A computed fold for a 95-nucleotide RNA from a Dehalococcoidia bacterium, annotated as c-di-GMP-I riboswitch aptamer. Rfam family: c-di-GMP-I riboswitch aptamer. Gene Ontology term of the family: cyclic-di-GMP binding. Rfam's curators write: GEMM was predicted in a large-scale screen for bacterial structured RNA regulatory elements. The coordinates come from a structure-prediction model, not an experiment, and the mean pLDDT is 87. It was read from a public genome assembly, where an Rfam model found it. Lineage of the source: Bacteria > Bacillati > Chloroflexota > Dehalococcoidia.
């Protein structure tokens, strides 16, 4: 240096819950909390996940009425990097 990861050693993060906040949701932030994690830093780029607001398609429902409501179906432009993979980066050194 590369690979690797130890009942090391100094230090990091921080999942449910629960509050606040922002969002149509998903989810994101901030507080608390630590399941866990050796890249559990970063980037949504390939696969897969999760939402459906605007829009589209159908059905219905009404003093023929609409930028209407209710249901149901499609659909990421929104999202997860604590699903895998891929890309950059990076602390520490025992076998």
């Nucleotide at each position: 240096c590369u690979c690797c990861g130890a009942c090391a050693a100094a230090g990091g993060c921080a999942a449910a819950c629960c509050c606040g906040u922002c969002g149509a949701a998903a989810g994101g932030c901030g507080g608390c909390g630590a399941c866990g994690c050796a890249a559990a830093g970063c980037u949504a780029c390939g696969g897969g996940c999760c939402u459906a607001a605007g829009u589209c398609c159908c059905u219905c429902a009404c003093c023929g009425a609409g930028c209407u409501g209710a249901g149901g179906g499609g659909g990421a432009u929104g999202g997860c990097c604590g699903c895998c993979g891929a890309g950059c980066u990076a602390c520490c050194g025992a076998a």